Predicted 3D model of a 684-nucleotide part of an RNA (large-subunit ribosomal RNA, domain II) from a Thermomicrobiales bacterium.
It matches the Rfam family "Bacterial large subunit ribosomal RNA".
The coordinates come from a structure-prediction model, not an experiment, and the mean pLDDT is 86.
RNAcentral holds the full RNA, with entries from ENA.
The organism belongs to Thermomicrobiales, within Bacteria.
Context: one part of a larger RNA
RNA sequence: GCCGACGAGUGAGCCGUGCGAGCGAGGCUAAGCCAGGGACAGGCGGAGCCGGAGCGAAAGCGAGUCCGAAAGGGCGGACAGUUCGUACGGAUCGACCCGAAACUGGGUGAUCUACCCAUGGCCAGGCUGAAGCGGGCGGAACACGCCUGUGGAGGGCCGAACCGGGACCUGUUGCAAAAGGUCCGGAUGAGCUGUGGGUAGCGGUGAAAUGCCAAGCGAACCCAGAGAUAGCUGGUUCUCCCCGAAAUGCAUUUAGGUGCAGCCCCGGCGUGGGGCGCGGCGGAGGUAUCGCGCUGGAUUGACGAGGGGGCUACUCGCUUACCGACUCAAACCAAACGACGAAUGCCGCUGCGAUGGCGUCGGGCGUGAGACAGCGGGUGCGAAGAUUCGUUGUCGAGAGGGAAACAGCCCAGACCGCCAGCUAAGGUCCCCAACUACGGACUAAGUGGGCAAGGCAGUCGCGGUGCAGAAACAACCAGGAGGUUGGCUUAGAAGCAGCCAUCCUUGAAAGAGUGCGUAAUAGCUCACUGGUCGAGUGUGCCGCGGCGCCGACAAUCCACCGGGGCUCAAGUCCGUGACCGAAGCUGCGGAUGGUGCGCAAGCGCCAUGGUAGGGGAGCGUCCCCGUCAGCGGUGAAGCCGAGCCGGGAGGCGAGGUGGAGCGGCGGGGAGUGCGAAUGUCGGC
Numbered sequence: 001g002c003c004g005a006c007g008a009g010u011g012a013g014c015c016g017u018g019c020g021a022g023c024g025a026g027g028c029u030a031a032g033c034c035a036g037g038g039a040c041a042g043g044c045g046g047a048g049c050c051g052g053a054g055c056g057a058a059a060g061c062g063a064g065u066c067c068g069a070a071a072g073g074g075c076g077g078a079c080a081g082u083u084c085g086u087a088c089g090g091a092u093c094g095a096c097c098c099g100a101a102a103c104u105g106g107g108u109g110a111u112c113u114a115c116c117c118a119u120g121g122c123c124a125g126g127c128u129g130a131a132g133c134g135g136g137c138g139g140a141a142c143a144c145g146c147c148u149g150u151g152g153a154g155g156g157c158c159g160a161a162c163c164g165g166g167a168c169c170u171g172u173u174g175c176a177a178a179a180g181g182u183c184c185g186g187a188u189g190a191g192c193u194g195u196g197g198g199u200a201g202c203g204g205u206g207a208a209a210u211g212c213c214a215a216g217c218g219a220a221c222c223c224a225g226a227g228a229u230a231g232c233u234g235g236u237u238c239u240c241c242c243c244g245a246a247a248u249g250c251a252u253u254u255a256g257g258u259g260c261a262g263c264c265c266c267g268g269c270g271u272g273g274g275g276c277g278c279g280g281c282g283g284a285g286g287u288a289u290c291g292c293g294c295u296g297g298a299u300u301g302a303c304g305a306g307g308g309g310g311c312u313a314c315u316c317g318c319u320u321a322c323c324g325a326c327u328c329a330a331a332c333c334a335a336a337c338g339a340c341g342a343a344u345g346c347c348g349c350u351g352c353g354a355u356g357g358c359g360u361c362g363g364g365c366g367u368g369a370g371a372c373a374g375c376g377g378g379u380g381c382g383a384a385g386a387u388u389c390g391u392u393g394u395c396g397a398g399a400g401g402g403a404a405a406c407a408g409c410c411c412a413g414a415c416c417g418c419c420a421g422c423u424a425a426g427g428u429c430c431c432c433a434a435c436u437a438c439g440g441a442c443u444a445a446g447u448g449g450g451c452a453a454g455g456c457a458g459u460c461g462c463g464g465u466g467c468a469g470a471a472a473c474a475a476c477c478a479g480g481a482g483g484u485u486g487g488c489u490u491a492g493a494a495g496c497a498g499c500c501a502u503c504c505u506u507g508a509a510a511g512a513g514u515g516c517g518u519a520a521u522a523g524c525u526c527a528c529u530g531g532u533c534g535a536g537u538g539u540g541c542c543g544c545g546g547c548g549c550c551g552a553c554a555a556u557c558c559a560c561c562g563g564g565g566c567u568c569a570a571g572u573c574c575g576u577g578a579c580c581g582a583a584g585c586u587g588c589g590g591a592u593g594g595u596g597c598g599c600a601a602g603c604g605c606c607a608u609g610g611u612a613g614g615g616g617a618g619c620g621u622c623c624c625c626g627u628c629a630g631c632g633g634u635g636a637a638g639c640c641g642a643g644c645c646g647g648g649a650g651g652c653g654a655g656g657u658g659g660a661g662c663g664g665c666g667g668g669g670a671g672u673g674c675g676a677a678u679g680u681c682g683g684c
Base pairs, nucleotide, nucleotide: 001684002683003682004681005680006679011093012092014090015089016088017087018086019085020084021083022082023081026050027049028048032044033043034042054061055060064075065074066073067072096235097234099232103225104224105223106222107221108220114199115198116197117196118195119194120193121192122191123189125158126157127156128154132150133149134148135147136146137145138144162186163185164184166183167182168181169180170179201217203213204212205211210219238618239617240616241615242614243613248261249260250259251258252257262367263366264364265363266362267361268360269359270358271357276353277352278351279350280349281348282347283346290338291337295334296333297332299330300329301328302327306323307322308320309319310318311317370395371394372393373392374391375390376389377388378387379386400411401410402409415590416589417588418587420586421585422584426580427579428578429564430563431562435577437576438575439574440573441572442571448566454550455549458547459546460545461544462543463542464541465540466539467538468537475532476531477530478529479528481505482504483503486500487499488498511526515524516523591608592607593606594605595604596603597602619673621670622669623668624667625666626665627664628663630662631661638657639656640655643652644651645650
């Protein structure tokens, strides 16, 4: 891992509701007893329980009673209960099953290890050479010092055994649940070690690490309380049919739990002028927009009280390119501004439409993590697949078609069958079903097929405004001068570093100079003028619009059309026809539920996606009772099984195997259905 078997809402008494049954102003017996073979059936047993009257704290009174002086008020006064069975729910119990970390009690452990006690054992060899003592020398000395001998101290030195475990390597399903190798530390000591003994878990022991107390110790192990508790995780077993949620509000030592409400289901009753959609009429309102009289904010200007500065200082006053209230003009801003004010929505009345509710009572739940999208807001950065409200939709619980793929987007709501038809979104060159359709235009960028501010003689269209046959625009030829090198500045400044000015003359025209250039001149060139040429329209400028271009950088070849590939398109815009395309719609057949008609057979209409969840109807397994005077060695169960039946769970079954029990029908009772629980046990 697979297969098999086992594996989870049960039982008790109690309470509530529904259903069934008995009796009914009543209903029922409990323990126990009687007879019998008997525990079942039958009979007895009315003790007791519920109901039949309530009100009051009570005495008590009673269809009333209690409070009150009263008025008045509270609770009662019509409507049947009770017993048994059963379904569902509740509380109490382990209460659907498995699962803790832990807590408590009683015991077992110091054969491991920590420390202690008693009694034993062990430490090759070598080195050093303390005190003390002897001798010698110095010395006044019996002091003291030096030298020497002797001596043999030390948590002394080196180093085996022994003890240890600092470094690295190997080992890591190992030789080993801690080892092996090499190096290394201690090695007469706070040393190592044998044996016996002691200390025990709310504890011991600890040269202290929360270390150790039998391979796991922040509190050992074993058994018990015990099925501890688990608002948590996982699992929870046959079928079909009907309906079908919630992820909200309030509260919560509450936030992943729970209570009540909301929403769903089932049943009863009531209503049917009730609910839903569209239209008409009437209403309430202060949002969007808009506005600035109000409340505030905010800009410029005019006027200018007042203030500041300066002058003068005699209280006067003069002045100012400073600030500046009020007022005026103009133009603005506001969720908490409004002298205005929609659309929607909401309320009422009414018409139409459609198979279409609403209220109430009772019973059963689930839900109380929502997600995205559009629109209106808040928070945030007018960030987020962000967050928080409102509202609508979808997903959730929704399959099908489209969007390459893609819960929440677009289309559309799947009862079943069909090798029939029509459409939606979206598509129609090939992959790939359907026009390489039609008419007109645009794009040259593979734009299409990612992106902004900004930039641009890309190109198409529209509008405006100049110039032009008295010759425009472009090109070519020629001129482009004089005062003058303007003045200033400067080393220089001559059109051309910079500052100021920017005149006059000749003339067809020519700037006190457009750019290049020089150290400064020079030189080239432009503006401007003439000429050549000759536009059935040309040529400048401005604005608007369509489609494009640049802006455009990422990590493994293409990788920003799904691919191939596409250019009067297979791109884009406008218009037109056809076709394809879904579980939508239609056709044909069938099923179930509801409803209408009908005496019925039946026919018509509508409905039938579905998680949590509610309701209904069934299948199968084991056992029991009754029945078939059922089946069975002429072959039961079990196993295999062509084929047949049923909407399904399932049922039947020729034949084979097997070798002794089994079934149909009616009813009863459950240890009653497995694929999942890191499920349990077994097999492979």